[in-house]
RNA sequence: GCCCACGUAGCUCAGUGGUGGAGCACUUCCUUGGUAAGGAAGAGGUCAUCGGUUCAAUCCCGAUCGUGGGCU
Repeated sequence: GCCCACGUAGCUCAGUGGUGGAGCACUUCCUUGGUAAGGAAGAGGUCAUCGGUUCAAUCCCGAUCGUGGGCU
C1' cells in the first nucleotide's frame, strides 16, 4: 500500500427496515442468627462519527475513525 471482518448497557453477545434485548455484573427489597445460594423490583444505551436512501434506519448505501486478521 491492497483486501476482508467487526464496532449495540460496566463485560460477553443477540437483534437484517416499524417503540433497543439476554446472560453476568451493579442498586434496593424479601428470605437467613449471619454469609453464600435463591426470589422480586429497578437503574444503566445520542446502537463508533458524519452524510445519503426511505413515510420510517441499530439494520440498506457512501465516507471517516478505531479494533482484529490476511496479502505484498
This is a predicted structure of a 72-nucleotide RNA (transfer RNA) from a Nitrospinaceae bacterium.
Rfam family: tRNA. About the family: Transfer RNA (tRNA) molecules are approximately 80 nucleotides in length. Rfam classes the family as a transfer RNA.
The sequence was found in a public genome assembly.
Model confidence (mean pLDDT): 82 of 100.